The prediction has a mean pLDDT of 76. A computed fold for a 337-nucleotide RNA from Sulfurospirillum tamanense, annotated as Bacterial RNase P class A. It matches the Rfam family "Bacterial RNase P class A". Gene Ontology terms of the family: ribonuclease P activity, dimeric ribonuclease P complex and tRNA processing. The family's RNA type in Rfam is ribozyme. A source record names the gene rnpB.
RNA sequence: AUGGUAGAGCAGGUGGCUGCUUGGGGCGCUCACGCCCUAAGAGGAAAGUCCGGGCUGCAAUGAAGUAAGGUUCCAUCUAACGGAUGGCCGGGGUAACCCGAGGGACAGUGCAACAGAGAGUAGACUACCCUUACAUGUAAGGGAAAAGGUGAAACGGCGGGGUAAGAGCCCACCAGCGUUUUAGGUAACUAAAACGGCUUUGUAAACCCAACCUGCAGCAAGAAGGGAUGGUUUUUUACUUCAUACUCACAAAACCCUUCGCUAGAGCGUCUUGGCAACAUGGCGCGUAGAUAAAUAGUCACCCACGACAGAACCCGGCUUACGCUCUGCCAUGGGU
Numbered sequence: 001a002u003g004g005u006a007g008a009g010c011a012g013g014u015g016g017c018u019g020c021u022u023g024g025g026g027c028g029c030u031c032a033c034g035c036c037c038u039a040a041g042a043g044g045a046a047a048g049u050c051c052g053g054g055c056u057g058c059a060a061u062g063a064a065g066u067a068a069g070g071u072u073c074c075a076u077c078u079a080a081c082g083g084a085u086g087g088c089c090g091g092g093g094u095a096a097c098c099c100g101a102g103g104g105a106c107a108g109u110g111c112a113a114c115a116g117a118g119a120g121u122a123g124a125c126u127a128c129c130c131u132u133a134c135a136u137g138u139a140a141g142g143g144a145a146a147a148g149g150u151g152a153a154a155c156g157g158c159g160g161g162g163u164a165a166g167a168g169c170c171c172a173c174c175a176g177c178g179u180u181u182u183a184g185g186u187a188a189c190u191a192a193a194a195c196g197g198c199u200u201u202g203u204a205a206a207c208c209c210a211a212c213c214u215g216c217a218g219c220a221a222g223a224a225g226g227g228a229u230g231g232u233u234u235u236u237u238a239c240u241u242c243a244u245a246c247u248c249a250c251a252a253a254a255c256c257c258u259u260c261g262c263u264a265g266a267g268c269g270u271c272u273u274g275g276c277a278a279c280a281u282g283g284c285g286c287g288u289a290g291a292u293a294a295a296u297a298g299u300c301a302c303c304c305a306c307g308a309c310a311g312a313a314c315c316c317g318g319c320u321u322a323c324g325c326u327c328u329g330c331c332a333u334g335g336g337u
Base pairs, nucleotide, nucleotide: 001333002332003331004330005329006328007327008326009325010324012303013302014301015300016299017298018297020041021040022039023038024037025036026035027034028033043309047320048319050318051317052316053315054314055218056217057216058215068214069213070212071211072210073087074086075085076084077083088102089100090099091098092097103209104208108207109206110203111202112201125148126147128143129142130141131140132139133138134137156174157173159171160170161169175199177196178195179194180193181192182191183190184189222260223259224258225257230256231255232254233253234252235251267286268285269284270283271282273280274279
């Protein structure tokens, strides 16, 4: 210098004029309403609505089970999570780093094209060996899967013994699997040794099995008020032989309407201590939108890194997606000192 990778910060600024919403104070006649002063006024994602809760109402409140859904290595954090942090194992990458839908294939079922004799304890195409018959090759019966071929993969590999020819049939060395022991680690697991049957594919992000967890609905939840006879919907009573439909009247309920819920929160910032870290205890400080058809806009001047993605609607913790600029660490390559 280039490329890659992992993080942090900002999200145009300053001043003047006019305008909008909420809170506080004051004045006008208490209110409605108007005026003056003052403070504050969209985000890191406010997006998606994918998760987890706080909160509200209903149900249940002895346990268990069914259905449905979710999670799945270890430890820690958290109100909780399918989240975060740190590890183990596996995969990708030269590396820094990134990803994992990480339990079970010996409970069962399904699937694996084509080729090939045969794809899970299968199989005889070309070759091999033995016996019989005819005869120099053919036929029949038996043995075998070690040689070759097909295939991504052929029921461990390689070397020897053995055999009619062969086969873990046997032996040595490997790989895999299982059991036991030793060392390290909280653990997942790592390393080594001994023994052993000889070794029966892969796939569960296929159905399934195992363990653990989960009541339902949601601020348009819910609470209070009102009734100008303003609007909509539903229902009771009466009559009728029964059923259905329609209309009218009274009463009641619900909704539209108003107020609350509605912003001091598992809040934010900073420091000490503990911890690899996420985070936790403690100290100090701050007070930071509550609209309801939906508020922060317009204009002028200057500066500059020339500003992308994009607007709260009960609140919070995560995940995912969109995106501009500045800065920092690490890795690789090249060059220089």
NCBI's taxonomy places the organism under Bacteria, Pseudomonadati, Campylobacterales, Sulfurospirillaceae, Sulfurospirillum.